[in-house]
């Protein structure tokens, strides 16, 4: 003096997912702030599959279980090529969206993401109303230019 690697605080990403009280600790609980899903006028739209029962033969109503129909949280959609193949999927290009770049903010540049789940035949928009969430996972600060702002001399 450099690298990586591990803790511990500080800050800092992504995200609605934070503060504050109860309380000195545990369990559990309230409150503000943020998001989110039911649901009227007007306009707009109009329904699969197995099983069980009851009815009354067709038929028709209830439960109950599944996803291919539909839709909800999320940026996470679309196009195409080749593998692979029962569907499902997997590799790669592009369009299209999302995020980082440590005062903010727009531009330029540089990177990096384009997932996962839940509901189950059913939900358009929707005022009043009615519900429900505040998890989880990470490590960037030595691109630069314009504007605004803080703080120090």
């Nucleotide at each position: 003096u450099g690298a990586a690697u591990a803790u511990u605080a500080u800050c800092g990403c992504u995200u609605a997912a934070c503060u504050u009280c109860u309380a000195a600790a545990a369990c559990a609980g309230a409150a503000g702030g943020c998001g989110g899903g039911g649901g009227a006028a007007c306009c707009a739209a109009u329904u699969g599959u197995a099983g069980c029962a009851a009815c009354u033969u067709u038929u028709u109503u209830g439960c109950u279980a599944c996803u291919u129909g539909g839709g909800g949280u999320g940026a996470g959609u679309c196009u195409u090529a080749c593998c692979a193949u029962u569907u499902u999927g997997g590799u790669g290009a592009g369009a299209g969206g999302g995020g980082a770049u440590a005062c903010u903010c727009u531009c330029a540049g540089u990177u990096c993401c384009u997932a996962a789940u839940c509901c189950g035949a059913c939900a358009g928009c929707u005022a009043a109303c009615c519900u429900c969430g505040u998890a989880a996972g990470c490590g960037u600060u030595c691109u630069g230019a314009g504007a605004g702002g803080a703080a120090u001399u």
This is a predicted structure of a 153-nucleotide RNA (c-di-AMP riboswitch aptamer (ydaO/yuaA leader)) from Bacillus piscicola. Its mean pLDDT, the model's own confidence on a scale to 100, is 76. The sequence was found by an Rfam model in a public genome assembly. Its Rfam family is "c-di-AMP riboswitch aptamer (ydaO/yuaA leader)". From the family's description: This family represents a conserved RNA structure found upstream of the ydaO and yuaA genes in Bacillus subtilis and related genes in other bacteria.